[in-house]
Context: one part of a larger RNA
RNA sequence: GGAUGAACGCUAGCGGCAGGCCUAACACAUGCAAGUCGAGGGGUAGAUGUCUUCGGGCAUUGAGACCGGCGCACGGGUGCGUAACGCGUAUGCAAUCUGCCUUGUACAGAGGGAUAGCCCAGAGAAAUUUGGAUUAAUACCUCAUAGUAUUAUUGAAUGGCAUCAUUUGAUAAUUAAAGUUCCAACGGUACAAGAUGAGCAUGCGUCCUAUUAGCUAGUUGGUGUGGUAACGGCAUACCAAGGCUACGAUAGGUAGGGGUCCUGAGAGGGAGAUCCCCCACACUGGUACUGAGACACGGACCAGACUCCUACGGGAGGCAGCAGUGAGGAAUAUUGGACAAUGGGCGCAAGCCUGAUCCAGCCAUGCCGCGUGCAGGAAGACGCAUCUAUGGUGUGUAAACUGCUUUUGUACGGGAAGAAACACUCCUUCGUGAAGGAGCUUGACGGUACCGUAAGAAUAAGGAUCGGCUAACUCCGUGCCAGCAGCCGCGGUAAUACGGAGGAUCCAAGCGUUAUCC
Numbered sequence: 001g002g003a004u005g006a007a008c009g010c011u012a013g014c015g016g017c018a019g020g021c022c023u024a025a026c027a028c029a030u031g032c033a034a035g036u037c038g039a040g041g042g043g044u045a046g047a048u049g050u051c052u053u054c055g056g057g058c059a060u061u062g063a064g065a066c067c068g069g070c071g072c073a074c075g076g077g078u079g080c081g082u083a084a085c086g087c088g089u090a091u092g093c094a095a096u097c098u099g100c101c102u103u104g105u106a107c108a109g110a111g112g113g114a115u116a117g118c119c120c121a122g123a124g125a126a127a128u129u130u131g132g133a134u135u136a137a138u139a140c141c142u143c144a145u146a147g148u149a150u151u152a153u154u155g156a157a158u159g160g161c162a163u164c165a166u167u168u169g170a171u172a173a174u175u176a177a178a179g180u181u182c183c184a185a186c187g188g189u190a191c192a193a194g195a196u197g198a199g200c201a202u203g204c205g206u207c208c209u210a211u212u213a214g215c216u217a218g219u220u221g222g223u224g225u226g227g228u229a230a231c232g233g234c235a236u237a238c239c240a241a242g243g244c245u246a247c248g249a250u251a252g253g254u255a256g257g258g259g260u261c262c263u264g265a266g267a268g269g270g271a272g273a274u275c276c277c278c279c280a281c282a283c284u285g286g287u288a289c290u291g292a293g294a295c296a297c298g299g300a301c302c303a304g305a306c307u308c309c310u311a312c313g314g315g316a317g318g319c320a321g322c323a324g325u326g327a328g329g330a331a332u333a334u335u336g337g338a339c340a341a342u343g344g345g346c347g348c349a350a351g352c353c354u355g356a357u358c359c360a361g362c363c364a365u366g367c368c369g370c371g372u373g374c375a376g377g378a379a380g381a382c383g384c385a386u387c388u389a390u391g392g393u394g395u396g397u398a399a400a401c402u403g404c405u406u407u408u409g410u411a412c413g414g415g416a417a418g419a420a421a422c423a424c425u426c427c428u429u430c431g432u433g434a435a436g437g438a439g440c441u442u443g444a445c446g447g448u449a450c451c452g453u454a455a456g457a458a459u460a461a462g463g464a465u466c467g468g469c470u471a472a473c474u475c476c477g478u479g480c481c482a483g484c485a486g487c488c489g490c491g492g493u494a495a496u497a498c499g500g501a502g503g504a505u506c507c508a509a510g511c512g513u514u515a516u517c518c
Stems, first nucleotide, its partner, number of pairs: 001518004006514005013370006019363002021328001026326003030323003035070003040067002046061006077281003086206008096198002101194007109143004119132005149174011179186002207253003214244003219241008256278004260271004283304005306317004334360001336359003342356001343354004373404004383395005410454005418445001424439007462507005467488003473502005483490002
C1' cells in the first nucleotide's frame, strides 16, 4: 500500500447493487416450512329443494376422517465428524442398478378371500387401544396365456483384455396385468433401447509432528458357502503365513474438499463467508423397515442425557428449515407480504401445497453514484488570531449584498416493464393428437420505479493529523508534572512532539483505531 462476513470511537443527507451468529453442532416458548389425487374405492356429517302420518322419506350436492396411488430420498440448513478413493482430475465396469420421461414390440382372459372406514359393545386421566358384526377398490391372492425375460443342459459362428463377451439355434421349467368413464382421454403388464440419476474399482495430487519406528489375526492370500443391483474378507468355515513401513507405515495434533477469493510484476504466500459442484450430519449412539432410490432433518424401533404432561398406572418432544427467544460474545436483521414470475410435488385439468423462490423491513457492513449550490461581490467589513504593534499580516471573495439554478428534499398530478402462458372460444395445417395463429384472463413488489408542475438556497459536513519517517506552524497554559507515543523519541520555564486556541494538511458521508492476511 491492498484486502475484510469485521468490531470499537466520533460523525451522518440520499439512491442503486450486494452482504449480514466467524462465538455455544448451546437450550428452545409460539406460528408456519409436504402435500396432493373424487378421472382408483366405500362412504358420512352437513347444505339446498321437495314430500310428510312430524317418526322421517326422496332428489341434488357434499367436507373432515379412512383404504389406495404418487410424492415425502427433491428443495432448505449446518460443518460435528472425516487426512479418507472424502475431494480434485483422468480412466474403467467383460462386476452393476435406475421410479417418473422418450422410442419400439407384444399383451390385458377367468376367479377368490379379506380388511380399514361405517355400526355395536368396552378399557384408559391422557396418549392411545380391545372385541364383535358388515363392506369396497387401480389394495391382496389363485389359475390361464407368454418371449429377444429368468434358471438349467447343450450346439455353432465372430471377437477380445485373463475370468470371458456378442450373435444365433435346440430342450425343459418358472414368472404378468386394472381399471376410471362411455367420447375421448388418462392409466395397467412384459421385454428391448435411450436419456437422466446413482453404485463400485483404479492411476496421480491432497496439512503439521520422528521429542511418534515399528504396525497388523479377518490381519495378507487361497478354496468352499452365504450375502449384495454388483466385484470384493463384505461375512462365515477350513487351509497357508502372509501384508504395510525411512519413497515415513503406525501413532498423535489440526482440518470438510474443490471451482474460487485476497495479495504479489511474477514465482509464490494466505483464505475456503456469500454463489456453484461434491461429501458428511440432523439431541447422542445403534438398528433395520418401506421403497426405483434412505439405513431417511420436520418416518419407525431400542438405549442414553435433557425438557414437559400425569389421576403416579403411564405418556409426549427434538429449529444445524423460515422468523423469533434465552444464553455465550467485541459482534451479526422481521415472530413481514405473495405464490404475480422462475422452479418443484400431486392432479386430465381447473387447481391445491411450496419460509424453495420472488419481494418488502432493519444495519454506512462493503462497493458504486449523487448532493450539501453557482456567478458576481474589497469599506479587503466586524470578530478572532498574530507581529518588529499610531500600523501591518492571516482567516478571505470567505461573509453581508446582487443575480441565477432546483440535482436532492417537500407538495400536487400522471404512471410502468416485469405477462408469456395454462385453461376457454374461434380459425389453419397435417391427420386422430399434436403444431401454429387470433381473442380473452392473471402483478406480492406498488400507486413503487419513472415522468410532469409549483415555490424556495431552500432540507444536508464531518473525522483524523500537523518533530522526522509523512503532506501540513504559530501563540498561550503546563514545567520529567499532567500527559503523548507505530519506531526514533518528547516533557526538568520561552515544548512546531503534552492540553487549549487560531491557522494549515489529508480524506470525505465518512474518518480514525484495533484485529487478521499478503
Notes:
The part of an RNA shown here (small-subunit ribosomal RNA, 5' domain) has 518 nucleotides and comes from Flavobacterium macrobrachii. Rfam family: Bacterial small subunit ribosomal RNA. Lineage of the source: Bacteria > Bacteroidota > Flavobacteriia > Flavobacteriales > Flavobacterium. Model confidence (mean pLDDT): 85 of 100.